[in-house]
Molecule: Glycine riboswitch aptamer
Organism: Alphaproteobacteria bacterium
RNA sequence: AAGACCCGUGUGGGAGAGAGCGGCAGACGAUCGCCGACGCCGAAGGAGCAACCGCCCCGGAAACUCUCAGGCAUCAGGACCGCACGGGGAUG
Numbered sequence: 001a002a003g004a005c006c007c008g009u010g011u012g013g014g015a016g017a018g019a020g021c022g023g024c025a026g027a028c029g030a031u032c033g034c035c036g037a038c039g040c041c042g043a044a045g046g047a048g049c050a051a052c053c054g055c056c057c058c059g060g061a062a063a064c065u066c067u068c069a070g071g072c073a074u075c076a077g078g079a080c081c082g083c084a085c086g087g088g089g090a091u092g
Stems, first nucleotide, its partner, number of pairs: 002091001005088009018038001021036004039072003045068001046066003052060003
């Protein structure tokens, strides 16, 4: 100096499911908001099984499963992917 990979920041893309019902507040009214019941969604997080992997005592483990949490117009959030920057860093 290069650099698999990891973390953070910025940025672009990013799905699904009731703009439903009842009540409260507000207000001329409507939207928004809160509460409740029912119905749904899975891609924050969490949990479970497990293919698989490892240093194989044991441990790491999903986009699968469950929906506790979260979400069901817009906004926001959003696993994951791309780019840039910063830090670390196996290896050479």